About this RNA:
A computed fold for a 184-nucleotide RNA from a Clostridia bacterium, annotated as Lysine riboswitch aptamer. Its Rfam family is "Lysine riboswitch aptamer". Rfam 15.1 lists 3,224 matches to the family in 1,923 species. Lineage of the source: Bacteria > Bacillati > Bacillota > Clostridia.
């Protein structure tokens, strides 16, 4: 000095990822309240309890009239397994209580995805938005291999850098750098 292994630090991909706040559209003339008509039941399931002719559930006339989740834009913050998805376990939560089911949130374990975009399909949703799963398509970033061209050095072979084309790999990756160990 080169290689290999372990650990640390700093970075790159771009419609890049996520949180928070504000505004806006939509949710929706919906839930709900009230008035008139009519009349016996009422919860996701079971039990208990509660409410109900002083009118339950549902339908309907007139009047009043939301919110959450999700979305877009802007600002700001944290970042580059950023983050997301699936399964399992635990805990909390919804509803008057108990049990069960389902949903939501958090933690842990395992597995998958380099990234965003478009199309189809299924689910979710108020939804033509968005999200998620599956399949397909081109694009893009990075590393490896091969070929070609240019430049550098140069007698030649060989080498280094850049660009193009083709094929392949993945984020526990890639680039740079530091420390330790080891090595022909």
């Nucleotide at each position: 000095g080169g290689g290999u292994g372990a650990g640390g630090u700093a970075g790159a991909g771009g419609a890049g990822c996520g949180a928070c706040a504000u505004u806006u559209a939509a949710c929706a003339g919906u839930c709900c309240c009230u008035u008139g008509a009519a009349g016996a039941g009422u919860u996701u399931g079971a039990g208990a309890g509660g409410c109900g002719a002083u009118g339950a559930g549902g339908c309907u006339u007139g009047g009043g009239a939301g919110a959450a989740g999700g979305a877009a834009a802007u600002g700001c913050c944290g970042c580059c397994g950023a983050a997301g998805c699936a399964a399992a376990a635990u805990a909390a939560u919804a509803u008057u209580c108990u049990c069960a089911c389902u949903g939501u949130u958090a933690u842990u374990u395992u597995g998958c995805u380099g990234g965003g975009c478009c199309u189809g399909u299924a689910g979710u949703u108020a939804a033509g938005a968005g999200c998620u799963g599956c399949a397909g398509g081109a694009c893009u970033g990075u590393c490896u291999c091969a070929a070609u061209a240019a430049a550098c050095a140069g007698c030649c072979c060989g080498g280094u850098u850049u660009a193009u084309u083709g094929a392949g790999g993945g984020g526990a990756g890639c680039u740079a750098u530091c420390u330790c160990a080891u090595u022909a």